[in-house]
Formats: sequence, C1' cells, structure tokens
RNA sequence: GUUCCUGUAGUGCAAUGCAGAGCGCGUUGGACUUCUAAUCCAAAAGUCGUGGGUUCGUAUCUCACCUGGGAUG
Repeated sequence: GUUCCUGUAGUGCAAUGCAGAGCGCGUUGGACUUCUAAUCCAAAAGUCGUGGGUUCGUAUCUCACCUGGGAUG
C1' cells in the first nucleotide's frame, strides 16, 4: 500500500430496518441471616466511535474519517 473485521451501560456481549436498546457479571438499596457468604426483590447507569447520506422510520443499510486487531506484499 491492498484487504477483512471490531467499536453499544463500570466490564464482557446481544439486538441483521419500525413497538420501551436488552442479557451476564459488577455497583447501590432492601428482604433473609446472630454476623458474613449464598439466595431472592428492586433501582441506577447508554449522545449505540464521529460526521454526512438513503428511508415514513436506522444501533442495524451506505460513504468518509477515527480507534483497536487480523491477512497479504
């Protein structure tokens, strides 16, 4: 240089075009327990990497750029 993939909650990931963006772990509060752990209930936490385009509607399709990684020379 060419090419493929990745980016979504504190963390690891899902959602392959319309309905409220969810799940595990973690955090916080409560229940239970003599206390802790475990278990159960609830809550908080997201400009979906950035900016355009397509569309009635985009996390999702598309273009450019940025981040991280692989392949090839």
Molecule: transfer RNA
Organism: Trichonephila inaurata madagascariensis